Context: one part of a larger RNA
RNA sequence: CUGGGUAUAAAGGGUGCGUAGGCGGUCUUGUGCGUCAGAGGUGAAAUAUCCGGGCUUAACCCGGAGGGUGCCUUUGAUACGGCAGGACUUGAGUGCGAGAGAGGAUGAUGGAAUUCCUGGUGUAGCGGUGAAAUGCGUAGAUAUCAGGAGGAACACCGGUGGCGAAGGCGGUCAUCUGGCUCGUAACUGACGCUGAGGCACGAAAGCGCGGGGAUCAAACAGGAUUAGAUACCCUGGUAGUCCACGCCGUAAACGUUGGGAACUAGAUGUAGGGUCCAUUCCACGGAUUCUGUGUCGCAGCUAACGCAUUAAGUUCCCCGCCUGGGGAGUACGGCCGCAAGGCUAAAACUC
Numbered sequence: 001c002u003g004g005g006u007a008u009a010a011a012g013g014g015u016g017c018g019u020a021g022g023c024g025g026u027c028u029u030g031u032g033c034g035u036c037a038g039a040g041g042u043g044a045a046a047u048a049u050c051c052g053g054g055c056u057u058a059a060c061c062c063g064g065a066g067g068g069u070g071c072c073u074u075u076g077a078u079a080c081g082g083c084a085g086g087a088c089u090u091g092a093g094u095g096c097g098a099g100a101g102a103g104g105a106u107g108a109u110g111g112a113a114u115u116c117c118u119g120g121u122g123u124a125g126c127g128g129u130g131a132a133a134u135g136c137g138u139a140g141a142u143a144u145c146a147g148g149a150g151g152a153a154c155a156c157c158g159g160u161g162g163c164g165a166a167g168g169c170g171g172u173c174a175u176c177u178g179g180c181u182c183g184u185a186a187c188u189g190a191c192g193c194u195g196a197g198g199c200a201c202g203a204a205a206g207c208g209c210g211g212g213g214a215u216c217a218a219a220c221a222g223g224a225u226u227a228g229a230u231a232c233c234c235u236g237g238u239a240g241u242c243c244a245c246g247c248c249g250u251a252a253a254c255g256u257u258g259g260g261a262a263c264u265a266g267a268u269g270u271a272g273g274g275u276c277c278a279u280u281c282c283a284c285g286g287a288u289u290c291u292g293u294g295u296c297g298c299a300g301c302u303a304a305c306g307c308a309u310u311a312a313g314u315u316c317c318c319c320g321c322c323u324g325g326g327g328a329g330u331a332c333g334g335c336c337g338c339a340a341g342g343c344u345a346a347a348a349c350u351c
Base pairs, nucleotide, nucleotide: 004322005321006320008304012319014201015200016199017198021194022193023192025088026087027086028085029084030083031082033081034080035077036076037075038074039073040072041071042070049065050064051063052062053061054060091191092188093187094186095184096183097182098181099180103177104176105175106174107173108172109171110154115149116148117147118146119145120144121143125136126135162169163168206247207246208245210243211242216240220236221235222234223233258318259317260316261315262314263313266296267295268294269293270292271291272290273289274288275287276286277285300307301306324351325350326349333344334343335342336341
């Protein structure tokens, strides 16, 4: 330098933004760097290849020929590519007009329920299990009614529905705010794609400091079960679960499927928009088109399962990663972290 791969066999980075780099639409002018063609020079000899010859053969030796990636000079070609200049609108973006949404942040607020407290009624049980017991209760529990306190989560609507880059997002209202889709074709005029490093975000658990603490509940205690039972079941119960700020940076972070673009039968749902038809209007409906999201299915692909216009099909561009099992995502070193630990990442040995 090169090959084959990456849904499930080893292998897609958790996700985005973006630096360098790589790659890049249409027309035109110049140049002729790459590229291509011709000519010249060089590419030592020996070796190697081919032909011929000499030692009785061979090894060995001699002669000749051919070839030689490449490099330099020069003449020319100008499609592609590069550079420089000009132009374009279909890529990309902006504007204008509409639209949907649990997208994000902050504040306010609502009802149901659990628990606790106070008071009333009321009396002997309640609770729990496969069955029990621990536990609670005559100091009046459970049940029921009224009032109050406090924290957390938002039934129905709710939907293989929606939004978000991913993690994720669900009562209601207000304020601030990001993105998306459709229509139009007014504006900019290739401004694009990807992205090593880098930066930011990143469930749960965990950590620091200060609050909060209703429920649930690691640890822990007790009761059961059992041969035992450091469990499964039951009664309790502390961190935690919640908020603010700061860390951590990992997950089966999964569609186990990186991003962008083009092309390639259909059928049928669903969500948001446009146009047309129908309707007096509303509602409902039909056709078509753009966008998102499902199910089925042809070609094709696949080891099979299956995928199949949301590809795992046919191709182009860019990045990450894999290279037998164990040792091991470990040791050592480095970087990060308060710690827990994270990231990077071997070898001996062994099968």
This is a predicted structure of a 351-nucleotide part of an RNA (small-subunit ribosomal RNA, central domain) from an uncultured bacterium.
Its mean pLDDT, the model's own confidence on a scale to 100, is 87.
The full RNA is in RNAcentral, with records from ENA.